[in-house]
Context: one part of a larger RNA
RNA sequence: GGCGCAGGGCGGAUGCCUAGGUUCUGAGAGGCGAAGAAGGACGUGUUAAGCUGCGAAAAGCUUCGGGGAGUCGCACAAAGGCAUAAAUCCGAAGAUAUCCGAAUGGGGCAACCCACCUAUGUGAAUAGGUAUCUCGUAAGAGAGGCGAACGCGGGGAACUGAAACAUCUAAGUACCCGCAGGAGAAGAAAACAAUAGUGAUUCCGCAAGUAGUGGCGAGCGAACGCGGAUAAGCCCAAACCUAUAUUGUUGAGGCAAUGUAGGGGUUAUAGGACUACGUUCAGUAUAAAAAGAAGAACUCGUAUGCGGUGGGAAACGCAACUAUAUAUGGUGAUAGUCCAAUAGAGGUAAUUCAAUUUAUAUGUGUAGUAUCCUGAGUAUGUGGGGACCGGAGAAAUCCCCAUUGAAAUCGGCAGCACCAUCUGCCAAGGCUAAAUACUCCUCAGAAACCGAUAGUGAACAAGUACCGUGAGGGAAAGGUGAAAAGUACUCUGAAUAAGAGGGUGAAAAGAUCCUGAAACCCUGCGCUUACAAGCGGAUGGAGCUACUUCGUGUAGUGACAUCGUGCCUUUUGCAUAAUGAGCCUACGAGUUGCACCUUUAUAGCAAGACUAAGGGACGGAAGUUCUGUACUCGGAGCGAAAGCGAGUCUGAAUAGGGCGUUAAGUUAUAAGGGGCAGACGCGAAACCCAGUGAUCUACCCAUGGUCAGGUUGCAGGUUUGGUAACACAAACUGAAGGACCGCACCCGUUGACGUUGAAAAGUCUUGGGAUGAACUGUGGGUAGGGGUGAAAGGCCAAUCAAACUGGGAAAUAGCUCGUACUCUCCGAAAUGUUUUUAGGAACAGCCUGUAUAUAGUUUAAUAGAGGUAGAGCUACCGAUAGGACUAGGGGGCUUCACCGCCUACCAAAUCCUGACGAACUCCGAAUGCUAUUAAAUGAUUAUAUGGAGUGAGGGCUUGGGUGCUAAGGUCCAAGUCCGAGAGGGAAAGAACCCAGACCAGCCGCUAAGGUCCCAAAAUAUAGACUAAGUUGAACAAAGGUAGUUCACUCACCGAGACAGCCGGGAUGUUGGCUUGGAAGCAGCCAUUCAUUUAAAGAGUGCGUAACAGCUCACCGGUCGAGUGAGAGGGCAUCGACAAUACACGGGCAUCAAGUCUAUUACCGAAGCGUUGGAUAGUAAUUUAUUACUAUGGUAGGAGAGCAUUCUAAUUGCGUAGAAUCUGUGGGGUGACCUAAUGGUGGAGCGAUUAGAAAAGCAAAUGUAGGCAUAAGUAACGAUAAAGCAGGUUAGAAUCCUGCUCGCCGAAAGACUAAGGAUUCCUGAAUCACGCUCGUCGUAUCAGGGUUAGUCGGGACCUAAGGCAAAGCCGAGAGGCGUAGUCGAUGGAAAAUCGGUUAAUAUUCCGAUACCUAUUUAUGAUAUUAUAUUUAUGACGUGUAUGUAAAACCUAUGCGCACAGACAGUGUGCGUUGAAUCCGAUUAGGAGACAGAAUACUGCACCUUCGGGGAAGGUAACAAUUAGGUAUAAGUACACCAAGAAAAGUAGAUAUAAUUAUGGUCAUAGAUAGCCCGUACCGUAAACCGACACAGGUAGUUGGGUUGAGAAUACUAAGGCGCGC
Repeated sequence: GGCGCAGGGCGGAUGCCUAGGUUCUGAGAGGCGAAGAAGGACGUGUUAAGCUGCGAAAAGCUUCGGGGAGUCGCACAAAGGCAUAAAUCCGAAGAUAUCCGAAUGGGGCAACCCACCUAUGUGAAUAGGUAUCUCGUAAGAGAGGCGAACGCGGGGAACUGAAACAUCUAAGUACCCGCAGGAGAAGAAAACAAUAGUGAUUCCGCAAGUAGUGGCGAGCGAACGCGGAUAAGCCCAAACCUAUAUUGUUGAGGCAAUGUAGGGGUUAUAGGACUACGUUCAGUAUAAAAAGAAGAACUCGUAUGCGGUGGGAAACGCAACUAUAUAUGGUGAUAGUCCAAUAGAGGUAAUUCAAUUUAUAUGUGUAGUAUCCUGAGUAUGUGGGGACCGGAGAAAUCCCCAUUGAAAUCGGCAGCACCAUCUGCCAAGGCUAAAUACUCCUCAGAAACCGAUAGUGAACAAGUACCGUGAGGGAAAGGUGAAAAGUACUCUGAAUAAGAGGGUGAAAAGAUCCUGAAACCCUGCGCUUACAAGCGGAUGGAGCUACUUCGUGUAGUGACAUCGUGCCUUUUGCAUAAUGAGCCUACGAGUUGCACCUUUAUAGCAAGACUAAGGGACGGAAGUUCUGUACUCGGAGCGAAAGCGAGUCUGAAUAGGGCGUUAAGUUAUAAGGGGCAGACGCGAAACCCAGUGAUCUACCCAUGGUCAGGUUGCAGGUUUGGUAACACAAACUGAAGGACCGCACCCGUUGACGUUGAAAAGUCUUGGGAUGAACUGUGGGUAGGGGUGAAAGGCCAAUCAAACUGGGAAAUAGCUCGUACUCUCCGAAAUGUUUUUAGGAACAGCCUGUAUAUAGUUUAAUAGAGGUAGAGCUACCGAUAGGACUAGGGGGCUUCACCGCCUACCAAAUCCUGACGAACUCCGAAUGCUAUUAAAUGAUUAUAUGGAGUGAGGGCUUGGGUGCUAAGGUCCAAGUCCGAGAGGGAAAGAACCCAGACCAGCCGCUAAGGUCCCAAAAUAUAGACUAAGUUGAACAAAGGUAGUUCACUCACCGAGACAGCCGGGAUGUUGGCUUGGAAGCAGCCAUUCAUUUAAAGAGUGCGUAACAGCUCACCGGUCGAGUGAGAGGGCAUCGACAAUACACGGGCAUCAAGUCUAUUACCGAAGCGUUGGAUAGUAAUUUAUUACUAUGGUAGGAGAGCAUUCUAAUUGCGUAGAAUCUGUGGGGUGACCUAAUGGUGGAGCGAUUAGAAAAGCAAAUGUAGGCAUAAGUAACGAUAAAGCAGGUUAGAAUCCUGCUCGCCGAAAGACUAAGGAUUCCUGAAUCACGCUCGUCGUAUCAGGGUUAGUCGGGACCUAAGGCAAAGCCGAGAGGCGUAGUCGAUGGAAAAUCGGUUAAUAUUCCGAUACCUAUUUAUGAUAUUAUAUUUAUGACGUGUAUGUAAAACCUAUGCGCACAGACAGUGUGCGUUGAAUCCGAUUAGGAGACAGAAUACUGCACCUUCGGGGAAGGUAACAAUUAGGUAUAAGUACACCAAGAAAAGUAGAUAUAAUUAUGGUCAUAGAUAGCCCGUACCGUAAACCGACACAGGUAGUUGGGUUGAGAAUACUAAGGCGCGC
């Protein structure tokens, strides 16, 4: 280390629970608000942070009613109260009700600032009023805003579907806007209908997915009529009459017109006015009275005891009782009789209803028909749109815009173009309940709904914490116990940490505390492990250990051996080095709806079946039952239709043919499948709508600020020279510049570092600009197909080729991934056709279930069709090598031409020989195919119908195409296997060889293949070959080779071969020629000849300058038997080159363990057999047995079951211990089961039969939580740096003190704006925070702290810009905009010095000042207000000048202190002096009784007798010293780009007012001076960057030496050493 057992930790699953949700039912209510809402801010408690309540009368006040003992909310504490004189509490009615908010006096950055008028009052103050719009003469009234859905109206998308897309669809949906109500809208026919009728509207069920419409695609989709719910009808305008006003006119009597008011009147078989006649009473509305009824808190309200167990009884046992109450909840376990309640009964305030009565208003006729009236820029038409089922169509009807433009009852409109007839109705005015829709809210209830990852996002301080500039987004988190009885006391410990005792309790259940799983982390014990190599298991198994009923037992471990490449997905094919998963737990995907379609099963009824909406009854609210016959389906079809009808259509037909007739449906339930819906789950990039953003950044507007220092020296000017005059030149002056160098500042060129950073863009180095098109602060403007852009598609909040947020929305996804328990039966496909189609789909093919039928397959024989393999070509077509022959042509010769000749040139035809062809055939198989017959086999076949999947295939063999007769290539065909197939062999391998796995066996026989060892079986037998480790299971050529072996052919050979050895190898001649030379041997020539010979070339090779020389051929001798050549077969050899170790699997093997031949035996599989068993089928009979057969399997089909949750009925278990969790046994083929049992746990849980589902997880880069791993690893955030001593402490590198050291010092010092919001100071304490530590802190707890007439802001002003009376524009929302009003970054009155606190100070204190207003006194005097007007306020840039005072620095002098024995030796400090006022203004004076120390002195007082010590006192105050210094004030000059506004102030004019107790001014007094900010950080540990982050952040000041300098270096004051 492994396995096992035991005990723990961590963690929070599981079980149980519910306080909260979800979906509904029945009632109610359906609004609140200027009488100030909704919603907030801030307060309010004895102590009070949150929630709740309330409002300065503040967890409350008053009155009335109820109620009756405790009470001061959640919230359990301390302290203190209230209450039987009736509290707390409940109900009703009142009071109070800060500030914001429609917000309403004005303003504004919501919860703040600033006003005016009236009344009261001495005053402080209090109360009331003061917005806008509409109506109204006025008085006055109303509106505004908020709120969940429902309603009506004005605007109005896109994704999507159409497999693309444009009409169309989505959809008049989402969304925006306006408006209303408890409902809204609609509504009493210019309606439907069809020769019959109905009689407003709305809603429900049918009609009906019909008629229609529609790129006639996708889709969209009525009405009539029928059945129901509910029911309700009315009023004006006009005619006519009257009154009145005005006008016109007249004959002055009147008449007419118009307006207003009243009467009258309201419709189609027309009605009314009008004329005549006549009359009473239904109905409706409003108001009042009224016996009575309803109505809050609330009241009464039946019935039980005992026993044992137990912590506790309600369980159990025994014996009782109640029930108009056995609903429910609680009580120490499960309660009808314990409590609260429940059935039932009672009660009243506010308020509401109301039989009935009275009053008022309204309202009801008959006849006549001369005249009048009956809705006009209307109806209609035309053009353009829209709505209807109707997309412009033949298009009626309705609505809108434009344009036309009627009629008058003898009239008009409609009835789907239009016309006629007929029928219905009467437009151009209006009102109208119910039936219908919805639920923010209240009450009472329900659930085959959830039970803390569920159910609302939210069971809990949840729309909270947190994130974001904002719109907006948005969590996690329940449980002690019956009761806190919440551990007194002791010990250890620094400790209020923790632990050990002890106590409480039934039990520690002990505080994130019920149960307490797994991952993960420990400890102990048993066995095992240090020569051993692996998907970690399976099978066998020695030893050891424990138990034991003692056995061939059980359990644990496991030396050794054999076999063995995870799971899922996707694929032709995965151990694959293809995908996914770190592990565990919980959650996580084919569901639901519909009068939809179809099939099957079951049930009812049946030539019929069936209700829907609705209604009645009952009941406990969803229910049950009875009705309801509208409608639907079926019962008859055919035809385009008229139509006919068991037939009909076509047709001349009585023919033929097509479709029918000859099978029962329908309703409900369940199941399979389809359609429409998100439709199995998760997943886009995008599109559209409405909003939110310019605190980042781009540009612009307004107003402010910043830029050390040095250099150069333009124009101009002056002087001199020069010119006739200019010009020109020089010097000086001058100070221009998108000038130069270079800090701050801005930028970001180079390199390195960094890259889980210090930093989501930086650091270091180097670099660019640095008076300009410069940089920067504050406030503002521009907004998403839009902005802005010196332009990079850059930037618009870490996001940009179209931001962000929410919504349409679950967009769509022919794509990828994932898709959860078991067993049984069958079992594919990767093909054809078509496809904007090729990874998708439709139909066919192949699979499966059901039903029906009877075919199918193989072999043999026979009969057929056919043109392949092959073959052939003097049989065609085409092609073709050689030869012969020979037209034609080329070339050559012939001096040219002609005539000819030659030709190893090309070549037709013909002939001979040879020979090719997928698209040649005179020929032509095998196999396959068709048919018949026979035999064998047996469900293999067909049809109909429900359900699929597949439509990427792959290897091998054979036949072909293509390719290179390349490919593990590609395309076909036939077969086979893999796919979807395990087993044996081939070392290992999808397909090759053998062989098809139902289960079990320590049985047998074989196949392929094997038998030396690994490793089962022959070191078998007989005979050859191989020498190369060839070979021993992938593979090799041309070519080479005296390898060897076998058989053959031809030569030589005892007349002596072949080889070796010995000897010869000569002569003419140095052949001739050539040559410098050439003699056998440079070269050429040839009768390469001849001679001697046994033999010897005018020479085979070496060699020489040439010779020479050495050889060979050839010959003799010796030797003594075979020798040589050729071609062929076998096995070997070379050819032969790849990367870790040589491709036998390895060891190894040589008369084999190699190769060939032959033979025998054995081994060898999940094959076959054998024994037992399971399931299914068939057959048989003895009817429960036997026999036989079958049982590999992916996609997929079919069948049967297991488990989980809930419901009903029945029946059980449980405190003497349910569920859960965790062990050990037992059972079942399995999912699983277990009234078999130990432990845990402490209250619920089963079984059976049915039913209903949020119903089963290993994977989705799944979701959430927990826990591992890397790993005790990286890191601990500027390399400015620490060291020592002392102190404190339980503890000190880190805290405090001291000394030393180091760092910054134009900063790393000081002040201040923004921003932050208590971080400031003091005390305490140290769990967390602080990258270590910690006694410390900016962290925690408690207490304290911010003081203003003068500082900043408001009560003053205006800029950019915002808002906005009037006004303009726009469907609406809204957009502009004058007056006006806001709005600083600018303009505008006033304070200094010193002191003081732990913490504030220009704020307090002391002193000394000043401003404004009011007022008093004195004096002076004529003006003041408003309006107008003029000035001022009031402005750029650059350069130069300017240093007087003040200020600062250095030096000297002086004073004090210290060091020191002393010293002008050193060190330190001081040596001064504000605002303001006066003043003759570069002087001086006042201010000033101010002003130094840790020095000296020292009262009171204290004292440890040493001393301490407030207040006071004590110094220099002298140099007008010397030197240096600004970018300041002021002034001057120059230049061009020509440089805010208003208030305020001053003057002038006009008008008005005031004539003295008044106004104004001056002086001196007095009084008054409001609100807000003020702590602290502020180049940073407190702001912006997620951090105590190397980044960013406007302005002021900024000493000394060096130096031009704010550079650089060192340093002062001051601050730090960067939290290992």
Large-subunit ribosomal RNA, half A from a Bernardetiaceae bacterium, 1620 nucleotides, folded computationally.
Its Rfam family is "Bacterial large subunit ribosomal RNA".
Lineage of the source: Bacteria > Pseudomonadati > Bacteroidota > Cytophagales > Bernardetiaceae.
Model confidence (mean pLDDT): 80 of 100.